Model confidence (mean pLDDT): 86 of 100.
This is a predicted structure of a 92-nucleotide RNA (c-di-GMP-I riboswitch aptamer) from a Desulfobacterales bacterium.
The sequence was found by an Rfam model in a public genome assembly.
Of the family's consensus pairs, 95% are formed in the model.
Its Rfam family is "c-di-GMP-I riboswitch aptamer". Rfam links the family to the GO term cyclic-di-GMP binding.

[in-house]
RNA sequence: AUCUGAAAAAGGCAACUUCAUCGAAAGAUGGAGGCGCAAAAUCACCGGUCUACCGGGAGUGUGACACUCCCAACGACAGCGGGAUUGCCAGA
Numbered sequence: 001a002u003c004u005g006a007a008a009a010a011g012g013c014a015a016c017u018u019c020a021u022c023g024a025a026a027g028a029u030g031g032a033g034g035c036g037c038a039a040a041a042u043c044a045c046c047g048g049u050c051u052a053c054c055g056g057g058a059g060u061g062u063g064a065c066a067c068u069c070c071c072a073a074c075g076a077c078a079g080c081g082g083g084a085u086u087g088c089c090a091g092a
Stems, first nucleotide, its partner, number of pairs: 002092004012037002017032006035079001041085003045082003048077003055071007
């Protein structure tokens, strides 16, 4: 340096629930807890998934406007998969 592995050792992260905050929402951040993870470290490049404030279309009821459905990411997910970069230990 490369490959394999998580048995050991030292550690790391934190599902979900809950409390608080931000957000239209998806979701994010912090505290508690510990589902699990050998990259569950970092990055939205590719695919995928989620949400739809604003916007567009249709409909219903209206004085104003409200509600329902469809489309739509420039929003989100790295613990969905791929990819890029970096990394502890052990063995070969």